Background:
Predicted 3D model of a 75-nucleotide RNA (transfer RNA) from Candidatus Berkelbacteria bacterium CG2_30_43_20. RNAcentral records the identical sequence in 2 taxa. Rfam family: tRNA. By type it is a transfer RNA. The coordinates come from a structure-prediction model, not an experiment, and the mean pLDDT is 81. Taxonomically the source falls in Candidatus Berkelbacteria (Bacteria, Bacteria candidate phyla).

RNA sequence: UCCGGGGUCGUCUAGCGGUAGGACGCCUGCCUUUGGAGCAGGAAAUCGAUGGUUCGAAUCCAUCCCCCGGAGCCA
Numbered sequence: 001u002c003c004g005g006g007g008u009c010g011u012c013u014a015g016c017g018g019u020a021g022g023a024c025g026c027c028u029g030c031c032u033u034u035g036g037a038g039c040a041g042g043a044a045a046u047c048g049a050u051g052g053u054u055c056g057a058a059u060c061c062a063u064c065c066c067c068c069g070g071a072g073c074c075a
Stems, first nucleotide, its partner, number of pairs: 001071007010024004018055001026042005048064005
């Protein structure tokens, strides 16, 4: 430098143009002598950044940043 993959709640992970979901964790309640387990409910992500396309973008396009893998160049 080129090619491929990835960046989404605290963590892991779904979401192929139309309300961002799940698990774990966290908080509250129920249950329990207490805790745990179990059950019910809740908070939490403007989706790596900036633009563009579109009535509408996590999703499509451009540029850039970061991580992983491969190739190439110089020595």